[in-house]
Molecule: transfer RNA
Organism: Micromonospora sp. WMMA2032
RNA sequence: GGGGUUGUAGCUCAGCUGGUAGAGCGCCGCCUCGGCAGGGCGGAGGUCAGGGGUUCGAUUCCCCUCUUCUCCA
Repeated sequence: GGGGUUGUAGCUCAGCUGGUAGAGCGCCGCCUCGGCAGGGCGGAGGUCAGGGGUUCGAUUCCCCUCUUCUCCA
């Protein structure tokens, strides 16, 4: 330098064929207990890597850049 792959909550990851962004763990509050642990209920937390394009509408499709891993040279 060229090909492929990855980027979504603090962490690990879903998100189907474009139509309100989710789960588990973690965090906060309440309940249960004499207290802790455990359990139950509720809550907060996101520029969907960045920019541009297409579309009524983009995490999703197209282009460029950056990033992770990998193959070729």